SAM riboswitch aptamer (S box leader) from an Anaerolineales bacterium, 141 nucleotides, folded computationally. Rfam family: SAM riboswitch aptamer (S box leader). Its family is annotated with regulation of gene expression in the Gene Ontology. Rfam describes the family as follows. The SAM riboswitch is found upstream of a number of genes which code for proteins involved in methionine or cysteine biosynthesis in Gram-positive bacteria.
[in-house]
RNA sequence: CUCUUAUCCAGAGAGGCGGAGGGACCGGCCCGACGAAGCCUCGGCAACCGGCCGCCGCUGCUGUAGCCAGGGGGUUCCACAAGGCCGCAGCGCGGGGGUCAAGGUGCCAAUUCCGGCAGACGGAGUUCUGGGAGAUAAGAG
Repeated sequence: CUCUUAUCCAGAGAGGCGGAGGGACCGGCCCGACGAAGCCUCGGCAACCGGCCGCCGCUGCUGUAGCCAGGGGGUUCCACAAGGCCGCAGCGCGGGGGUCAAGGUGCCAAUUCCGGCAGACGGAGUUCUGGGAGAUAAGAG
């Protein structure tokens, strides 16, 4: 940098350095000398990756209990035994819920600040739906 999947109306900021920009792009609208970006320190949020505990599922794997049942010898039972039904336990995989927060990221103005393209209602919008773009994570190249 590209691809795939998931999420994006919740949440969480102080100090120091710095000194004019910032909110991806474009349009709007905002933030900013009552100090922008950036860097550092400390703090916090969240739960994508991760741990633990229930629940549900599977033509899944392993083990095991029970029931039905065919044939033959035989007679009130014995041995052999194809097949079918159903349960339990462990493991694996998947889904969903709860919980934890050491680590890897991320984040801590405004819904991703709103819109951009298409459609619905309708001829109006502070509407709705989908898409695009962007951001972040996990994985792959």
NCBI's taxonomy places the organism under Bacteria, Bacillati, Chloroflexota, Anaerolineae, Anaerolineales.
Model confidence (mean pLDDT): 79 of 100.